[in-house]
């Protein structure tokens, strides 16, 4: 430098759920909490997925359409980084 996560050692992160905020919502953030995670660290570049304010369409319905929103703990890419071993 690269590979690798059996086996150790330091650690780290923090799912469901609760509670305040905040956002049309999905969702987020903060404290709590641990289901789990060798990148569950960081980027929305491509895929899916989730939501649909605004626009739009119409059969005017709790409708359909359809991201410019969101999800990095769905996948893949991009990129940075302990330890072992090799």
């Nucleotide at each position: 430098u690269g590979g690798u996560g059996a086996u150790a050692a330091a650690g780290g992160c923090a799912a469901a759920c609760c509670a305040a905020c905040u956002g049309a919502a999905a969702g987020g953030u903060u404290g709590g909490g641990a289901c789990g995670c060798a990148a569950a660290g960081c980027c929305a570049c491509g895929g899916g997925u989730c939501u649909a304010a605004a626009g739009g369409u119409u059969u005017u319905a709790c409708a359909c359409c359809a991201a410019u929103g969101a999800u990095a703990g769905c996948c893949g890419g991009g990129u940075u980084a302990c330890c072992u071993c090799u």

The prediction has a mean pLDDT of 88. This is a predicted structure of an 86-nucleotide RNA (c-di-GMP-I riboswitch aptamer) from Calidifontibacillus erzurumensis. Taxonomically the source falls in Calidifontibacillus (Bacteria, Bacillati, Bacilli, Bacillaceae).